[in-house]
Context: one part of a larger RNA
Molecule: small-subunit ribosomal RNA, 3' major domain
Organism: uncultured bacterium
RNA sequence: UGACGGGGACCCGCACAAGCGGUGGAGCAUGUGGUUUAAUUCGACGCAACGCGAAGAACCUUACCUGGACUAGAAUGCCUUUGACCGUCCCGUAACUGGGACUUUCCGGGCAACCGGACAAAGUGCAAGGUGCUGCAUGGCUGUCGUCAGCUCGUGUCGUGAGAUGUUGGGUUAAGUCCCGCAACGAGCGCAACCCCUAUUGACAAUUGCUAACAGGUAAUGCUGAGAACUUUGUCAAGACUGCUGUUGAUAAAACGGAGGAAGGUGGGGAUGAUGUCAAGUCAUCAUGGCCUUUAUGUUCAGGGCUACACACGUGCUACAAUGGUUGGUACAAAAUGUCGCAAACCCGCGAGGGUGAGCUAAUCAUAUAAAACCAAUCUCAGUUCGGAUUGAAGUCUGCAACUCGACUUCAUGAAGUUGGAAUCGCUAGUAAUCGCGGAUCAGAACGCCGCGGUGAAUACGUUCCCGGGUCUUGUACA
Numbered sequence: 001u002g003a004c005g006g007g008g009a010c011c012c013g014c015a016c017a018a019g020c021g022g023u024g025g026a027g028c029a030u031g032u033g034g035u036u037u038a039a040u041u042c043g044a045c046g047c048a049a050c051g052c053g054a055a056g057a058a059c060c061u062u063a064c065c066u067g068g069a070c071u072a073g074a075a076u077g078c079c080u081u082u083g084a085c086c087g088u089c090c091c092g093u094a095a096c097u098g099g100g101a102c103u104u105u106c107c108g109g110g111c112a113a114c115c116g117g118a119c120a121a122a123g124u125g126c127a128a129g130g131u132g133c134u135g136c137a138u139g140g141c142u143g144u145c146g147u148c149a150g151c152u153c154g155u156g157u158c159g160u161g162a163g164a165u166g167u168u169g170g171g172u173u174a175a176g177u178c179c180c181g182c183a184a185c186g187a188g189c190g191c192a193a194c195c196c197c198u199a200u201u202g203a204c205a206a207u208u209g210c211u212a213a214c215a216g217g218u219a220a221u222g223c224u225g226a227g228a229a230c231u232u233u234g235u236c237a238a239g240a241c242u243g244c245u246g247u248u249g250a251u252a253a254a255a256c257g258g259a260g261g262a263a264g265g266u267g268g269g270g271a272u273g274a275u276g277u278c279a280a281g282u283c284a285u286c287a288u289g290g291c292c293u294u295u296a297u298g299u300u301c302a303g304g305g306c307u308a309c310a311c312a313c314g315u316g317c318u319a320c321a322a323u324g325g326u327u328g329g330u331a332c333a334a335a336a337u338g339u340c341g342c343a344a345a346c347c348c349g350c351g352a353g354g355g356u357g358a359g360c361u362a363a364u365c366a367u368a369u370a371a372a373a374c375c376a377a378u379c380u381c382a383g384u385u386c387g388g389a390u391u392g393a394a395g396u397c398u399g400c401a402a403c404u405c406g407a408c409u410u411c412a413u414g415a416a417g418u419u420g421g422a423a424u425c426g427c428u429a430g431u432a433a434u435c436g437c438g439g440a441u442c443a444g445a446a447c448g449c450c451g452c453g454g455u456g457a458a459u460a461c462g463u464u465c466c467c468g469g470g471u472c473u474u475g476u477a478c479a
Base pairs, nucleotide, nucleotide: 001479002478003476004475005474007473008472009471010470011469012468013467015463016462019427020426021425022424023423026318027317028316029315030314031313032312033311034309035308042053043052064304065303066302067301068300069299070298077126078125079123080122081121082120083119087102088101089100090099091098106117107116108115109114129293130292132291133290134289138287139286140282141281142280143278145276150189151188152187153186154185155184156165157164158163169180170179171178195270196269197268198267200238201237202236203235204234205233206232210227211226214225215224216223241264244258245257246256247255248254320420324379325378326377327376328375329374330373336367337366338365341360342359346355347354348353386417391412392411393410394409395408396407397406433455434454435453436452437451438450439449
């Protein structure tokens, strides 16, 4: 100087407390461990691994296993030779691949010789290939403490020196934020602000969006003429700064209250992550040193596996019901996506869907009826008209192909489960809880993920205690 202390003082955080809802019990989904297996590919392991890489394993993917094949190779550059390439059919094979027949005879320039170029095959060598090992050889990227308020430097001064000072102290702040004081005076990286979305208003603009006034029309509807008020869309501006005011304060910084205001003290949300820590994670995104391999640890094909199942754990979904289930009726979104697509209307089917196909490269057309909610009826506390697992049968769709191993539909079946031990998690406001909608990936395949809106709470006395963190101080057989 740090680190540590079941030392001290002060302060903060859904850290506790006050509340609300969960997990832990059940069924299922999903990940992991374990076990099994020819293989169940690999990585990730306290917080900070476990709905994680994977924004989507039937084949492919795929890295694993079994078996069949290839060896200058599946891909790339240069060189040589030949020819357009492609395509169609037949035989054999599980396929890769192999054999045969037919068809075809590239483009530009030039009168031509020829020159240049593209593609394919064969040859040959220089060279390739590796999701093999090492993340403790590395780059890059990332997590984490932590959006915590810290981390440093120059000059000066003090100390023999390591170092100290500044950065400590008194107040204050979300903040090393600001003020005052001070052997310090300044500065840098962080904080804040500048950026984006959102909340209010104005000006301008007015179609595909809008409809107040006028006119026409309908069973009804901006449907039509028209309009530029309103809503909305979009660009440019305004607006919030403790600016004004009272009290407190040290005449300071600031705090508390008030006015005005759409908004008040960082308005709400996002992006933004200092010096460093964990030899944290990743050689399987990529790149890369070294090592290993080269008729194989490379390449290719078919089938299988990654989906197994005495069990254990994590994360979720659905429930156990009456604040509910079922049936009928009525209403209100936002955001997003669509030509390899979204598909209206009509017809067929109980339905998943099928047929046909208008319109739309989208403020125009479509996905698309939002659902909880509200109104009415019924059920009457039961393992039930709760709950939907499991199983049987019949189907639909995608796709060469749904047996291993897809999603969905209909009929039948109707399991556990009556609110969950010890323990443990999230959340302070348009939040929790609850309700539906969209998107990425994607042929098909979400209860996951990423977004969107609807309805919409309770509680916070306070900082004694638990956890994590910050500042100062103290002790130390620690470095």